A computed fold for a 370-nucleotide RNA from a Deltaproteobacteria bacterium, annotated as Bacterial RNase P class A. Its mean pLDDT, the model's own confidence on a scale to 100, is 75. The source organism's lineage runs through Bacteria, Pseudomonadati, Myxococcota and Myxococcia.
RNA sequence: GGAGAGGAUCGGACGGUCGAUCGGGCUUCGGCCCGGUAGGAAAGUCCGGACUCCAAGGGCAGAGCGGCCGCUAACGGCGGCCCCAGGCGACUGGGGGAAGGUGCCACAGAAAACGAGACGGCCCGUCGAGCGCAAGCUCGGUGUGGUCACGGUGAAAAGGUGGGGUAAGAGCCCACCGGCCGCGCGCGUGAGCCGCGGCGCGUGACGAACCCCGCUCGGAGCAAGGCGAACUGGGGGGAUGGAUGGCCCGUCCGCUCGACCCUCGGGUAUGCCGCAACGAGCGCGCGAGCAAUCGCGCGCCCAGAGGAAUGACCGUCACCUGACGCGUUACCGUCAGGUACAGAAUCCGGCUUACAGAUCCUCUCCGACA
Numbered sequence: 001g002g003a004g005a006g007g008a009u010c011g012g013a014c015g016g017u018c019g020a021u022c023g024g025g026c027u028u029c030g031g032c033c034c035g036g037u038a039g040g041a042a043a044g045u046c047c048g049g050a051c052u053c054c055a056a057g058g059g060c061a062g063a064g065c066g067g068c069c070g071c072u073a074a075c076g077g078c079g080g081c082c083c084c085a086g087g088c089g090a091c092u093g094g095g096g097g098a099a100g101g102u103g104c105c106a107c108a109g110a111a112a113a114c115g116a117g118a119c120g121g122c123c124c125g126u127c128g129a130g131c132g133c134a135a136g137c138u139c140g141g142u143g144u145g146g147u148c149a150c151g152g153u154g155a156a157a158a159g160g161u162g163g164g165g166u167a168a169g170a171g172c173c174c175a176c177c178g179g180c181c182g183c184g185c186g187c188g189u190g191a192g193c194c195g196c197g198g199c200g201c202g203u204g205a206c207g208a209a210c211c212c213c214g215c216u217c218g219g220a221g222c223a224a225g226g227c228g229a230a231c232u233g234g235g236g237g238g239a240u241g242g243a244u245g246g247c248c249c250g251u252c253c254g255c256u257c258g259a260c261c262c263u264c265g266g267g268u269a270u271g272c273c274g275c276a277a278c279g280a281g282c283g284c285g286c287g288a289g290c291a292a293u294c295g296c297g298c299g300c301c302c303a304g305a306g307g308a309a310u311g312a313c314c315g316u317c318a319c320c321u322g323a324c325g326c327g328u329u330a331c332c333g334u335c336a337g338g339u340a341c342a343g344a345a346u347c348c349g350g351c352u353u354a355c356a357g358a359u360c361c362u363c364u365c366c367g368a369c370a
Base pairs, nucleotide, nucleotide: 001366002365003364004363005362006361007360008359009358010357012317013316014315015314016313017312018311020037021036022035023034024033025032026031039341043352044351046350047349048348049347050346051221052220053219054218062217063216064215065214066213067081068080069079070078071077082095083094084093085092086091096212097211101210102209103206105204119151120150121147122146123145124143125142126141127140128139129138130137131136159177160176161175162174163173164172178201179199180198181197182196183195184194186193187192225273226272227271228270235264236263237262238261245257246256248254281300282299283298284297285296286295287294288293318339319338320337321336322335323334324333325332
């Protein structure tokens, strides 16, 4: 200097004029003063909770997760580690499958899951033709011959590399690797790693295939849920009068309807709370830990609307782009234009998605110079 990998932050600031809203104080009730006023994603509603109400426990069904150990209120989240695959590398992606069962693998290919499969090719035997002194070579047929080593098809072809051996080949034999089995008071909390020995030891993809194993899981949601409550019509109970009248009955008693009054409760319009947002809160420092995070100390209160406020204008600065000053670069100056994604609604921890531009940190590879 170039090419990459991983992570983090900002994403506007200041002043003036006018305006909105919440809290506190004062008030001559007109208002005045002080302080605060959108996000890293407020988005998606995909997970987990706090909180509120309901529910009685268990089983089945169903759902979620899935290497190991930790963090957390919890999670499908986060941190570290282990193994497999890819990459020169920094790093990236993935992770339950039992000495359990089953299923499926299109197309291509000769053949696709039990020992198969002979397409090309190679070798052997045999027939014919040609060449050659001969050994033998070439071509074309043929065998119910041998061969999966080489090539082809495919995601995958029945372990890999090298050597020996063979007519040609093959774990046929051997070495190493891989695989399976066994052992180790080896190392590690553990997943695993390492070491030793034995055996020639058929081999893929799919778990978003059925299924199995282990762990976890009540339901609904701030439009949750509370407090008050007008009007209208009506519900429960009671007293008076049994005024007047009606129904039931042959009659009396009685029952009931009903007027007015008192009282109790429910619902609705609507008001208030939930909601001055004190929180698994924020900032700084110290300590423990590889880290996620936790503990301690000090300090701070940082939106709260209720159809929805947090704004408008002017100026300056910051950043980016272009043009000019200058023949070029840098710097500087002038002018013009632009500045992303995007707006709380009970709140919090995550994940996912969107984002103009700017900045920082760590690491890897290549090249050059000293």